[in-house]
Molecule: transfer RNA
Organism: Candidatus Micrarchaeota archaeon
RNA sequence: GCGAAUGUAGUCUAGCCUGGUAGGACUUCAGCCUUCCAAGCUGAAAGCCCGGGUUCAAAUCCCGGCGUUCGCA
Numbered sequence: 001g002c003g004a005a006u007g008u009a010g011u012c013u014a015g016c017c018u019g020g021u022a023g024g025a026c027u028u029c030a031g032c033c034u035u036c037c038a039a040g041c042u043g044a045a046a047g048c049c050c051g052g053g054u055u056c057a058a059a060u061c062c063c064g065g066c067g068u069u070c071g072c073a
Base pairs, nucleotide, nucleotide: 001072002071003070004069005068006067007066010026011025012024013023020056028044029043030042031041032040049065050064051063052062053061
């Protein structure tokens, strides 16, 4: 330099093909329970890598950029 894959919460991950309320687990916080802690139960906070386009509507489709990984040279 060329090509491919990939990017969703503090961490891991589903959803993308086939556009329509962003789901789960861990963590954190609050409450309940307990003499206290742990465990358990209930609730809450926290996310679509960035920019643009298409569309009534984009995590999802299209274009560009960036990061990571792999292959070729």